[in-house]
Overview
Large-subunit ribosomal RNA, domain VI from a Verrucomicrobiia bacterium, 255 nucleotides, folded computationally. Lineage of the source: Bacteria > Pseudomonadati > Verrucomicrobiota > Verrucomicrobiia.

Context: one part of a larger RNA
RNA sequence: CGUUAGGAAAUUUGAGGGAUUCAAUCUCUAGUACGAGAGGACCGAGAUUGACGCACCUCUGGUGUUCCGGUUGUCACGUCAGUGGCAGCGCCGGGUAGCUAUGUGCGGAAGAGAUAAGCGCUGAAAGCAUCUAAGCGCCAAGCUCCUCCCAAGAUAAGAUUUCCCUAUUAGGUACGUGGAAGACCACCACGUUGAUAGGCCAGAUGUGGAAGCACAGUAAUGUGUUAAGCUAACUGGUACUAAUAUACCAAUCGA
Numbered sequence: 001c002g003u004u005a006g007g008a009a010a011u012u013u014g015a016g017g018g019a020u021u022c023a024a025u026c027u028c029u030a031g032u033a034c035g036a037g038a039g040g041a042c043c044g045a046g047a048u049u050g051a052c053g054c055a056c057c058u059c060u061g062g063u064g065u066u067c068c069g070g071u072u073g074u075c076a077c078g079u080c081a082g083u084g085g086c087a088g089c090g091c092c093g094g095g096u097a098g099c100u101a102u103g104u105g106c107g108g109a110a111g112a113g114a115u116a117a118g119c120g121c122u123g124a125a126a127g128c129a130u131c132u133a134a135g136c137g138c139c140a141a142g143c144u145c146c147u148c149c150c151a152a153g154a155u156a157a158g159a160u161u162u163c164c165c166u167a168u169u170a171g172g173u174a175c176g177u178g179g180a181a182g183a184c185c186a187c188c189a190c191g192u193u194g195a196u197a198g199g200c201c202a203g204a205u206g207u208g209g210a211a212g213c214a215c216a217g218u219a220a221u222g223u224g225u226u227a228a229g230c231u232a233a234c235u236g237g238u239a240c241u242a243a244u245a246u247a248c249c250a251a252u253c254g255a
Stems, first nucleotide, its partner, number of pairs: 001153001006164007016150004022050007034039001052107005060101004067094005072087006111145003118138004165254001168251002171249004175191005196242003199238005206230002212225005
């Protein structure tokens, strides 16, 4: 921009396209049928596994330079103590959210139609025979469906419901606060009739026992106060801060 005899929001049909399509082992049937024996089934039922694919983070782990702790050297805060800077996050031990696989869940199930090779029925040409010539059936991991995803620019542009049209309102955009959405754009949530983000409060989680003081020890240090102190992205609240103010587009019943 189109999709038309106006505009908008929401919900859809599915032409068409894409994805998937795998295999093994064990048990039962059954040591049965078969076979002198050795050996050893079809059919059917159940369980498990591998690779592959999709999703997820409860568990097991990884990462986690925004969390906690230990520790070396040096510099600074006048000194002690306590902290901070730098040294690959200085090095090391752990670790929330998120993201992840080696972790977890699920999937390729069942079925239908038409067939291939093949197996048949009826049956002539050709008094017989013959699956074929007319006619009818069975049959594959393959084909078409079924399952999952996208999908009306499917220009043959589809359908349904609701709402709005003279002064205020159907709707949209700008602007702002943001996001498990994201390169930008887009998408989604919210904008005081408000929990959108930050802050604050409470909790969870992590770390692992803060500082100060007291006591013990010559001291290093230990013990008590004390499961202490601190705690990111998590959870639940709370208008304290910022989403202010507003502007524009569209619309006047539809050639």

The coordinates come from a structure-prediction model, not an experiment, and the mean pLDDT is 87.